[in-house]
Context: one part of a larger RNA
RNA sequence: UUGGGCCUAAAGCGUCCGUAGCCGGUUUGAUAAAUUUCUUGUGAAAUUGUUUGGCUCAACCAAACAGCGUGCAAGAAAGACUGUCAGACUUGAAACCGGGAGGAGCUAGAGGUAUUCCAGGGGGAGCGGUAGAAUGCUAUAAUCCCUGGAGGACCACCUAUGGCGAAGGCUUCUAGCUAGAACGGAUUUGACGGUGAGGGACGAAAGCCAGGGGAGCGAUCCGGAUUAGAUACCCGAGUAGUCCUGGCUGUAAACGCUGCGAGCUAGGUGGUGCAUGUUCUUAGUGGACAUGCGGCGCCUGAGUGAAGACGUUAAGCUCGCCGCCUGGGAAGUAUGGCCGCAAGACUGAAACUU
Numbered sequence: 001u002u003g004g005g006c007c008u009a010a011a012g013c014g015u016c017c018g019u020a021g022c023c024g025g026u027u028u029g030a031u032a033a034a035u036u037u038c039u040u041g042u043g044a045a046a047u048u049g050u051u052u053g054g055c056u057c058a059a060c061c062a063a064a065c066a067g068c069g070u071g072c073a074a075g076a077a078a079g080a081c082u083g084u085c086a087g088a089c090u091u092g093a094a095a096c097c098g099g100g101a102g103g104a105g106c107u108a109g110a111g112g113u114a115u116u117c118c119a120g121g122g123g124g125a126g127c128g129g130u131a132g133a134a135u136g137c138u139a140u141a142a143u144c145c146c147u148g149g150a151g152g153a154c155c156a157c158c159u160a161u162g163g164c165g166a167a168g169g170c171u172u173c174u175a176g177c178u179a180g181a182a183c184g185g186a187u188u189u190g191a192c193g194g195u196g197a198g199g200g201a202c203g204a205a206a207g208c209c210a211g212g213g214g215a216g217c218g219a220u221c222c223g224g225a226u227u228a229g230a231u232a233c234c235c236g237a238g239u240a241g242u243c244c245u246g247g248c249u250g251u252a253a254a255c256g257c258u259g260c261g262a263g264c265u266a267g268g269u270g271g272u273g274c275a276u277g278u279u280c281u282u283a284g285u286g287g288a289c290a291u292g293c294g295g296c297g298c299c300u301g302a303g304u305g306a307a308g309a310c311g312u313u314a315a316g317c318u319c320g321c322c323g324c325c326u327g328g329g330a331a332g333u334a335u336g337g338c339c340g341c342a343a344g345a346c347u348g349a350a351a352c353u354u
Stems, first nucleotide, its partner, number of pairs: 004325003007308002012322001014202004021195003025089007033082001035078008048066007092192001093189003096185003104178007111155002116150007126137002163170002207248006216242002222236003259321006267299004272294009303310002327354003336347002339344001
């Protein structure tokens, strides 16, 4: 338990696709399911109201009329809205064409510096590390300098208030394949749309299974310090892992702590993509300015808000659909179900306490 809410107080599913359902642009005609009006029938009595009458009055009782019964059934009528059927339209949506932008994804190939290791040469006593040290490395020649090689990971500068992607995320270069968005055209279809319970797909890091790989880094573990102690912070080593291939897991402060779509409601300013116009030009795929559309930021008005703040990228004014919330703890626990190899995930209480 509602005429309330969900950025920060409890509350937006991690993200998208989509089934049922719910909702749905402009216009013409038909229909009359729904809707509205009227008529008839029915809608027990008691109860209620008015009036009259009967118990000496009253309570009480009786009669008449009204009301109630908010409904149901049948018939008639209306034609605005909703529905259904038939037709038309172009603004929503989609398709097509054009030239551009992009770290969007996948596959293959190529490259770059650095670290480490190995070999050779030079050199000959320390190196390393810290606040200071020590453990550690080093006469089996280290650190350092030069040359060559091996191997794995990563991709400086450009680089950002920038770009792309549904989200997670994405950055050396080249090629191939795949996908999406914006702009312009007004060429085509003609409402084909919105949301989306169930369902499906994708989903960082860590973790798991099998097979590779292993340079650097580095949970665990082992030493050295510090300290009252030091299962840490600091130092030296270093396993899993980090990397690749195939499968699983399905969670994050998965955050804009803000669901998706549509319409309406002042501006200013800066990047970025496309188009158009003007202008400069070394005539370049160049520069500047203005306008339109899309995306990304900052500031601010009305308005909103408990305030912080939000403010055409709304948290303003409205509509459609979904998800979620109902004091704190017990508890994201127990139990059952379901998924998983496991770790565990999803669903998810109560007693009791306050």
Small-subunit ribosomal RNA, central domain from a Nanobdellota archaeon, 354 nucleotides, folded computationally.
Rfam family: Archaeal small subunit ribosomal RNA. The family is grouped with related families in Rfam's "SSU clan".
It was read from a public genome assembly.
Model confidence (mean pLDDT): 87 of 100.